[in-house]
Molecule: transfer RNA
Organism: Candidatus Parabeggiatoa communis
RNA sequence: CGUUAGAUAGCUCAGUUGGGAGAGCAAUUGAUUCGAUAUCAAUGGGUCGCAGGUUCAAUUCCUGUUCUAACUC
Numbered sequence: 001c002g003u004u005a006g007a008u009a010g011c012u013c014a015g016u017u018g019g020g021a022g023a024g025c026a027a028u029u030g031a032u033u034c035g036a037u038a039u040c041a042a043u044g045g046g047u048c049g050c051a052g053g054u055u056c057a058a059u060u061c062c063u064g065u066u067c068u069a070a071c072u073c
Base pairs, nucleotide, nucleotide: 002071003070004069005068006067007066010025011024012023013022019056027043028042029041030040031039049065050064051063052062053061
C1' cells in the first nucleotide's frame, strides 16, 4: 500500500429485508431498615465516529474520510 470486520447511553452490547432509538449493569430519587446492604418502583442520560449524497423519511442504502482489530505483501 491492499483486503475484511467494527465505531450506537458512563461501561458491555442489541437493533436484517428504510418509518417507535433500546436491553443489562452503573448513576439519581422514592419505598423498605435504627442505619447500611440487598430487594421493589420510578427518573435522567444518545449530534447512532465525521462529512456529503439518494429518498417523503436513513443507525440501516451509496461515496469519501478518521480511529481500532485481524490478514496478505